The prediction has a mean pLDDT of 84. This is a predicted structure of a 90-nucleotide RNA (c-di-GMP-I riboswitch aptamer) from Guptibacillus hwajinpoensis. The model forms 95% of the base pairs in the Rfam consensus.
RNA sequence: GUACGAGAAUGGCAAAAUCAUUGAAAAGUGAUGACGCAAAGCUAAAGGGACUUAGCGGACCGAAAGACCGAAAGUCAGCCAGUUGCCGAA
Numbered sequence: 001g002u003a004c005g006a007g008a009a010u011g012g013c014a015a016a017a018u019c020a021u022u023g024a025a026a027a028g029u030g031a032u033g034a035c036g037c038a039a040a041g042c043u044a045a046a047g048g049g050a051c052u053u054a055g056c057g058g059a060c061c062g063a064a065a066g067a068c069c070g071a072a073a074g075u076c077a078g079c080c081a082g083u084u085g086c087c088g089a090a
Stems, first nucleotide, its partner, number of pairs: 004088002012037002017032006035078001041083003047080002049076003056070003
C1' cells in the first nucleotide's frame, strides 16, 4: 500500500414509533427514541432499481367536480452502485 474486519480502542450515525412542522403525495426537517450500521460519510446530473402523481397527457364525462389509466422534471444513498475516509487483532 492492497485486501480483510475482532466479544479491540476512540469517537460517530440513528430504524420503527410518537409529537411538531413543510409538502398534492412519496418524503424531508426538528425533538424524543435505538432496530441496526465499518462507510447508515458524500453523490439521485454515471448507471440500474424502488416509491409518489399535484401539474401534464389519455380515456370518461361534458357545466363543474369526482374517480380511472399513463408517465418524473418530485423522492429514496438504511436496495445495488460510484466516490472519499477512521481504527488495526487474526